Predicted 3D model of a 349-nucleotide part of an RNA (small-subunit ribosomal RNA, central domain) from an uncultured bacterium. Its Rfam family is "Bacterial small subunit ribosomal RNA". Its family is annotated with ribosome and structural constituent of ribosome in the Gene Ontology.
Context: one part of a larger RNA
RNA sequence: UUGGGCGUAAAGGGCGCGUAGGCGGCUGUGUAAGUCAGUAGUGGAAGUCCAGCUUUUAAGGUUGGAAGUGCUAUUGAAACUGUGCAGCUUGAGUGCAGGAGAGGUUAUCGGAAUUCCCGGUGUAGCGGUGAAAUGCGUAGAGAUCGGGAGGAACACCAGUGGCGAAGGCGGGUAACUGGACUGCAACUGACGCUGAGGCGCGAAAGUGUGGGGAGCAAACGGGAUUAGAUACCCCGGUAGUCCUGGCCGUAAACGAUGAGUACUAGUGGGGAGAGGCUUCGCGCCUUUUCCCACGGAGCAAAAGUUUUAAGUACUCCGCCUGGGGAGUAUGGUCGCAAGGCUGAAACUC
Numbered sequence: 001u002u003g004g005g006c007g008u009a010a011a012g013g014g015c016g017c018g019u020a021g022g023c024g025g026c027u028g029u030g031u032a033a034g035u036c037a038g039u040a041g042u043g044g045a046a047g048u049c050c051a052g053c054u055u056u057u058a059a060g061g062u063u064g065g066a067a068g069u070g071c072u073a074u075u076g077a078a079a080c081u082g083u084g085c086a087g088c089u090u091g092a093g094u095g096c097a098g099g100a101g102a103g104g105u106u107a108u109c110g111g112a113a114u115u116c117c118c119g120g121u122g123u124a125g126c127g128g129u130g131a132a133a134u135g136c137g138u139a140g141a142g143a144u145c146g147g148g149a150g151g152a153a154c155a156c157c158a159g160u161g162g163c164g165a166a167g168g169c170g171g172g173u174a175a176c177u178g179g180a181c182u183g184c185a186a187c188u189g190a191c192g193c194u195g196a197g198g199c200g201c202g203a204a205a206g207u208g209u210g211g212g213g214a215g216c217a218a219a220c221g222g223g224a225u226u227a228g229a230u231a232c233c234c235c236g237g238u239a240g241u242c243c244u245g246g247c248c249g250u251a252a253a254c255g256a257u258g259a260g261u262a263c264u265a266g267u268g269g270g271g272a273g274a275g276g277c278u279u280c281g282c283g284c285c286u287u288u289u290c291c292c293a294c295g296g297a298g299c300a301a302a303a304g305u306u307u308u309a310a311g312u313a314c315u316c317c318g319c320c321u322g323g324g325g326a327g328u329a330u331g332g333u334c335g336c337a338a339g340g341c342u343g344a345a346a347c348u349c
Stems, first nucleotide, its partner, number of pairs: 003321004008302001012317001014201004021194003025088007033081002035077008048066007091191001092188003095184004103177007110154001115149007125136002162169002206247002210243002215241002220236004258316006266294012298305002322349003331342004
């Protein structure tokens, strides 16, 4: 291993594209591989089960039957699965007409603020803390006004608002570009779902190259605190944070909830459309889609969840199987490295 499970107890792959495979809408017709029925052969003997006989009984012996769920051949059936042919439009896709959006990439522009530099005014403090000190300042600081340089981030708008598969995305403009949604129902006619391997994307930190460097700030230095203080607090400060084109491939990558389809009471709110009514007040009604809050049934160990299910079902994938040892060792593989992926056992409770 059967089975039972995977939001919080062990367990959903970080996310997509997609190969093999698995699964797959409605109608007609053919076929008969699966499937079902009949018949024949075979399915060694012993054993097993049932019945008879037998050693007075029993174990045992013996005779007969059953079973042997299977295989082969053959004759049929045609609902379902498969398969051939012909068709359909509701699944899926295309087209046309629209509006919404921090979706992505590139270029360019803008203002506020911090820092630094130059100049003016001006004088003794500034800064910092629980309190201080280190630090800065009479070589003129801090304050204030004017000018300049440079980098990074974009106040208000801003919202349980929006977009994206996830990671994630927020100043303006332009170019290029992906997806979703609404209306029409013109076109294709099952073209679909999932997806082992595979390929791609993938926060932060880290890494190698060349730039850049305002602020912040691991490491590090100093001042405090303290019994000590390799910390918390303070003054400094280098990698890094930013850009370029590579690598890394991990996160509490979380909704701790895989994807798809169908069905199953309601209520309130928000975003994006369409249609109708209208006392035209964007007021009411209908409908599609997305996002929240609550909630009946059901489910659940409970708390909770509840048409965005953790309900009712089906399809496909991933994963779990007591705690520690251990995400360790070893081997393999990937990586410049850091390390990643795969992943035990002894022993012990």
The RNAcentral record of the full RNA draws on SILVA.